[in-house]
RNA sequence: CCUCGACAAAGGCAAACCGGUCGCAAGGCCGGGGCGCAAAGCCAAGGGCCGCAAAAGCUUUCGGGCUGUUGCGGCAGCCUGGUUGCCGAA
Numbered sequence: 001c002c003u004c005g006a007c008a009a010a011g012g013c014a015a016a017c018c019g020g021u022c023g024c025a026a027g028g029c030c031g032g033g034g035c036g037c038a039a040a041g042c043c044a045a046g047g048g049c050c051g052c053a054a055a056a057g058c059u060u061u062c063g064g065g066c067u068g069u070u071g072c073g074g075c076a077g078c079c080u081g082g083u084u085g086c087c088g089a090a
Base pairs, nucleotide, nucleotide: 004088005087012037013036017032018031019030020029021028022027035077041083042082043081045080046079047078048075049074050073051072052071053070054069056067057066058065059064
């Protein structure tokens, strides 16, 4: 240094839920909270999931429902990939 990750040390992050706030929504941000996390730091590039809109197809008890497609968004705490980084037992 690389791989790796210990009932090590020092520190870090923060799920559900609750309050506030922004957004049509998915969801974001702030505070509380703490399930977990060795990249649970950062990046929507591939896959995936979620929301909104459009036209089409199927269906309907005519209110609507479903399917894939396209567009625009969201999730980095779903996986892969990229990138930066703390500590050092085996």